Source information
The RNA shown here (SAM riboswitch aptamer (S box leader)) has 101 nucleotides and comes from Candidatus Saccharibacteria bacterium TM7i.
[in-house]
RNA sequence: UACAUAUCCAGAGUGCAGCGAGAGAUCUAGCUCAAUGACCUGCCGGCAACCAGCUUUAAAAGUAGUGGUGCCCCUUCUAGCCCAAAUGGGAAAGAUACGUG
Numbered sequence: 001u002a003c004a005u006a007u008c009c010a011g012a013g014u015g016c017a018g019c020g021a022g023a024g025a026u027c028u029a030g031c032u033c034a035a036u037g038a039c040c041u042g043c044c045g046g047c048a049a050c051c052a053g054c055u056u057u058a059a060a061a062g063u064a065g066u067g068g069u070g071c072c073c074c075u076u077c078u079a080g081c082c083c084a085a086a087u088g089g090g091a092a093a094g095a096u097a098c099g100u101g
Stems, first nucleotide, its partner, number of pairs: 001101003005097004013044001015043004022033003027080004045072003049069004053063003076093001081090003
């Protein structure tokens, strides 16, 4: 980096330091956050999504937070494409994990 599978309306800091302007994946339209310093980086703290662990087991489910990732404003912030009169459903894309090449 590609493919396949699973999940994505739950959960978790207005912490400290640095940087200094936009950020929320891309585009459009909204909306939210942001010099009372967002985003990002480091440290600390936390959550528990997946894998390893423990209980149990056909599967599932539960439990723990030691390890490997991950995550900790707003549903993947909302909508866009398809079905539907519609509040709904599905898809696409994206993110995370595990596996294979």
The RNAcentral record of the sequence draws on Rfam. Of the family's consensus pairs, 97% are formed in the model. It matches the Rfam family "SAM riboswitch aptamer (S box leader)". Its family is annotated with regulation of gene expression in the Gene Ontology.